[in-house]
Transfer RNA from Candidatus Doudnabacteria bacterium RIFCSPHIGHO2_02_FULL_46_11, 73 nucleotides, folded computationally. Its Rfam family is "tRNA". It is annotated as a transfer RNA. The sequence was found in a public genome assembly. Its mean pLDDT, the model's own confidence on a scale to 100, is 80.
RNA sequence: GGGCGUGUAGCUCAGCUGGAAGAGCGUCUUGCUUAUACCAAGAUGGCCGUAGGUUCGAGUCCUACCACGCCCA
Numbered sequence: 001g002g003g004c005g006u007g008u009a010g011c012u013c014a015g016c017u018g019g020a021a022g023a024g025c026g027u028c029u030u031g032c033u034u035a036u037a038c039c040a041a042g043a044u045g046g047c048c049g050u051a052g053g054u055u056c057g058a059g060u061c062c063u064a065c066c067a068c069g070c071c072c073a
Stems, first nucleotide, its partner, number of pairs: 001072007010025004019056001026044006049065005
């Protein structure tokens, strides 16, 4: 330098054919308990990597860029 993949909650990841962003873990509160654990109930969570474009409507489609990983040279 060229090609491909990934980027969504604190962490690991879903999100279908474009139509109101989710799960598990974690954290906090309460109950239970000798008890901080286990269990139960409730709560807490996001500018969807950045900037544009298309569209009535974008996490999803298009373009450029950024970060990380892999391959080629």